Record summary:
Predicted 3D model of a 73-nucleotide RNA (transfer RNA) from a Flavobacteriales bacterium.
RNA sequence: AGCCGGGUAGCUCAAUUGGUAGAGCGGUGGCCUCCAAAACCACAGGCUUCAGGUUCGAUCCCUGACCCGGUUG
Numbered sequence: 001a002g003c004c005g006g007g008u009a010g011c012u013c014a015a016u017u018g019g020u021a022g023a024g025c026g027g028u029g030g031c032c033u034c035c036a037a038a039a040c041c042a043c044a045g046g047c048u049u050c051a052g053g054u055u056c057g058a059u060c061c062c063u064g065a066c067c068c069g070g071u072u073g
Base pairs, nucleotide, nucleotide: 001072002071003070004069005068006067007066010025011024012023013022019056027043028042029041030040049065050064051063052062053061
């Protein structure tokens, strides 16, 4: 440098013919307990990497940029 895959909650990842973004773990509160852990209940936490384009509407489609991984030299 070319090609391929990826970038979504603190972390690991979902979200298909484009239609109000979720789970597990973690965090906080409650419940329980002599106290704690475990279990259970609830809550908080997101401008979906950035800039444009298409569309009534974009995490999703198109273009460019940046970052990570793989691969060909």
The coordinates come from a structure-prediction model, not an experiment, and the mean pLDDT is 82. It matches the Rfam family "tRNA". It is annotated as a transfer RNA. Lineage of the source: Bacteria > Pseudomonadati > Bacteroidota > Flavobacteriia > Flavobacteriales. The RNAcentral record of the sequence draws on ENA.